[in-house]
Context: one part of a larger RNA
RNA sequence: AUUGAACGCUGGCGGCAGGCCUAACACAUGCAAGUCGAGCGGUAACAGGAGAAGCUUGCUUCUCGCUGACGAGCGGCGGACGGGUGAGUAAUGCGUAGGAAUCUACCCUUUAGUGGGGGAUAGCCCGGAGAAAUCCGGAUUAAUACCGCAUGAGCUCUUCGGAGGAAAGUGGGGGAUCUUUGGACCUCACGCUGAAGGAUGAGCCUACGUUGGAUUAGCUAGUUGGUGGGGUAAAGGCCUACCAAGGCGACGAUCCAUAGCUGGUCUGAGAGGAUGAUCAGCCACACCGGGACUGAGACACGGCCCGGACUCCUACGGGAGGCAGCAGUGGGGAAUAUUGGACAAUGGGCGCAAGCCUGAUCCAGCCAUGCCGCGUGUGUGAAGAAGGCUCUAGGGUUGUAAAGCACUUUAAGCAGGGAAGAAACGCUGUUGGUUAAUACCCAUCAGUACUGACGGUACCUGCAGAAUAAGCCCCGGCUAACUCCGUGCCAGCAGCCGCGGUAAUACGGAGGGGGCAAGCGUUGUUC
Numbered sequence: 001a002u003u004g005a006a007c008g009c010u011g012g013c014g015g016c017a018g019g020c021c022u023a024a025c026a027c028a029u030g031c032a033a034g035u036c037g038a039g040c041g042g043u044a045a046c047a048g049g050a051g052a053a054g055c056u057u058g059c060u061u062c063u064c065g066c067u068g069a070c071g072a073g074c075g076g077c078g079g080a081c082g083g084g085u086g087a088g089u090a091a092u093g094c095g096u097a098g099g100a101a102u103c104u105a106c107c108c109u110u111u112a113g114u115g116g117g118g119g120a121u122a123g124c125c126c127g128g129a130g131a132a133a134u135c136c137g138g139a140u141u142a143a144u145a146c147c148g149c150a151u152g153a154g155c156u157c158u159u160c161g162g163a164g165g166a167a168a169g170u171g172g173g174g175g176a177u178c179u180u181u182g183g184a185c186c187u188c189a190c191g192c193u194g195a196a197g198g199a200u201g202a203g204c205c206u207a208c209g210u211u212g213g214a215u216u217a218g219c220u221a222g223u224u225g226g227u228g229g230g231g232u233a234a235a236g237g238c239c240u241a242c243c244a245a246g247g248c249g250a251c252g253a254u255c256c257a258u259a260g261c262u263g264g265u266c267u268g269a270g271a272g273g274a275u276g277a278u279c280a281g282c283c284a285c286a287c288c289g290g291g292a293c294u295g296a297g298a299c300a301c302g303g304c305c306c307g308g309a310c311u312c313c314u315a316c317g318g319g320a321g322g323c324a325g326c327a328g329u330g331g332g333g334a335a336u337a338u339u340g341g342a343c344a345a346u347g348g349g350c351g352c353a354a355g356c357c358u359g360a361u362c363c364a365g366c367c368a369u370g371c372c373g374c375g376u377g378u379g380u381g382a383a384g385a386a387g388g389c390u391c392u393a394g395g396g397u398u399g400u401a402a403a404g405c406a407c408u409u410u411a412a413g414c415a416g417g418g419a420a421g422a423a424a425c426g427c428u429g430u431u432g433g434u435u436a437a438u439a440c441c442c443a444u445c446a447g448u449a450c451u452g453a454c455g456g457u458a459c460c461u462g463c464a465g466a467a468u469a470a471g472c473c474c475c476g477g478c479u480a481a482c483u484c485c486g487u488g489c490c491a492g493c494a495g496c497c498g499c500g501g502u503a504a505u506a507c508g509g510a511g512g513g514g515g516c517a518a519g520c521g522u523u524g525u526u527c
Stems, first nucleotide, its partner, number of pairs: 001526001003524001005523005012374006018367002020332001025330003029327003034077003039074002042070002046068003049064007084285003093210007102202002107198008115149001117147002125138005155164003169190006177184002211257003218248003223245008260282004264275004287308005310321004338364001340363003346360001347358004377407004387398004411468001413463005421454001426448004431443003471516005476497003482511005492499002
């Protein structure tokens, strides 16, 4: 000098940061991932409307998905992001520099399509089993769910002849024509399918670097290489059959121990040493071990299956669970916070949008844990008061310190005013695009109304009154700061040297002094 600190004494305010380093120990409770009715059949609840009945004449009941909406369900997208932790990992990691044999949902650009059919199934209904979780059977129904047919390429395969080979609709508006009044048809928007390119993200390979131990010296059979085959999005012993006998190692293999790596952080003149909290990038993990499914992407924290330990429910037949998400509890520990508010902003998911969800995030609460700032008054005031301490008894010192007098009002308190964080979305209109269209829709511009958790905000003004605000350590030398009393090798101090055995500046108290200051010391860590 430093700190994610702890402990002792003390403690006024604010700003900005930080806050389980130990048990990757176990977890009560709540919340942390949903959304879309503009994909679908529908209607459990709520509201409106229509109809019917009853009457107490404005209420009750029933019916109708007609409308706003919407439980459960089918379907789509998202639950692979965001958030946590550092157990494992000494190299399947990380860092730096390269590489070729790959994939990439949503997004952007370009291009070509979006024709015609079919059979199911959940829900609902009926029935059954069970304490529950849930399960089984029957009948029926829809789709942007599923499956064929057609067409199709600069797509795939190819023996170069050829073969394979997709799709889905929904919503807004509408002048003629048709119409079963649903629509056909036209148009716009959002979709859907094939192909090419981009962007982004991801997988793979190589080189070099990356802790200690030789009281670890040999290690290796899919082991090293080849050929055929398989497998993957993709190179490859990645896997398999056969063949060869290789491969690594004192430039430290193998084994053991320890450890997430980095940008950085601390220190230092630097070289270096130590470290890897917060923030950011990468990796790994999600009760322990294993496995795959779905998917563009996982071998998936809040998904599935199996085994194990543990906890809970049970009608004993059988079931349920996983905070290393945010709070919170027990435990461990020297030690580390609220079961808070809001989606207002930023960002994310879904949605045409309105919007919904978001313990990400933004805020608030607690803690002197740290850094920074401010305050605890200012001026004057000698009778050098009183009191304390000391004394050579004169005095000295505390000390302009106090009192007194004159002022000020920061901060805290009370009262009043009061930003910025808010731009959008919406509505009304203008202009342009699109179009058959002055509908709709999209874009620009103008106007308009509204949206703030923080928040009794920041900030400003006023009010009253010195009022509400100083401690801690040290004083033998190192090292700034000295006397008295007590004690008498006792009690004690101590970082080192060392103090204490009757005048102790070193122990304890007091007065005085020195240092730092809302802190000061001690202990621990690192340089």
Source information
The part of an RNA shown here (small-subunit ribosomal RNA, 5' domain) has 527 nucleotides and comes from an uncultured bacterium. The full RNA is in RNAcentral, with records from ENA.